[in-house]
Molecule: transfer RNA
Organism: Dehalococcoidales bacterium
RNA sequence: GGGCGCUUAGCUCAGCUGGUAGAGCCCCGAUCUGAUAAGUCGGUGGUCAAUGGUUCGAAUCCAUUAGCGCCCACCA
Numbered sequence: 001g002g003g004c005g006c007u008u009a010g011c012u013c014a015g016c017u018g019g020u021a022g023a024g025c026c027c028c029g030a031u032c033u034g035a036u037a038a039g040u041c042g043g044u045g046g047u048c049a050a051u052g053g054u055u056c057g058a059a060u061c062c063a064u065u066a067g068c069g070c071c072c073a074c075c076a
Stems, first nucleotide, its partner, number of pairs: 001072007010025004019056001027043005049065005
């Protein structure tokens, strides 16, 4: 330098053909217990990496940028 993949909640990850963003764990509350843990019920938490574009409508499509990973090439 070229190609490909990934970036979504504090963490690990879903999200189908563009149509109001979810699960598990963590955390908080209630319940249970002599108390704790486990269990059960409920709840908080999001600029979907950034910017721009397409569209009535974008996490999803397009362009650019950034970070991370893999492969190839180049130099020595």